RNA sequence: AUGAUUACAAGGGGAGAGAUUAUGGGGAAUGGAAGCAAAGUUUAUUCCGCCAUAACGCCGAAGGAGCAAACAAUUGUGAAUCUCUCAGGCAAACAGACUCUUGUAGGACG
Numbered sequence: 001a002u003g004a005u006u007a008c009a010a011g012g013g014g015a016g017a018g019a020u021u022a023u024g025g026g027g028a029a030u031g032g033a034a035g036c037a038a039a040g041u042u043u044a045u046u047c048c049g050c051c052a053u054a055a056c057g058c059c060g061a062a063g064g065a066g067c068a069a070a071c072a073a074u075u076g077u078g079a080a081u082c083u084c085u086c087a088g089g090c091a092a093a094c095a096g097a098c099u100c101u102u103g104u105a106g107g108a109c110g
Base pairs, nucleotide, nucleotide: 006105007104008103009102010101011100012099013098018056020055021054022053023052024051025050026048027047028046029045030044031043032042033041057090058089059088063086064084065083066082070077071076072075
């Protein structure tokens, strides 16, 4: 100093892909049975944004991994919203790379 790259805080925006199937557990609703009746027991059917396991399919924007030019010199360094899908995710919410505004720190070029 019309204060760069950057870091932090608050607020805003922010994509994709299964509310998949099976089994077991748990829970709920309704009906039946024994029972005088209630509670409880037992049994059948249906349901569940619940839990566990397994299977198949899918997504890329937490994180992670790979490389072109180039540089070093014989296998190293080496970017991304590219590629992979280990991890993560596949209703909404949460999360979310990246980005915008404001504030704070800092002081590069000139």
Glycine riboswitch aptamer from Virgibacillus sp., 110 nucleotides, folded computationally. Of the family's consensus pairs, 91% are formed in the model. Taxonomically the source falls in Virgibacillus (Bacteria, Bacillati, Bacillota, Bacillaceae).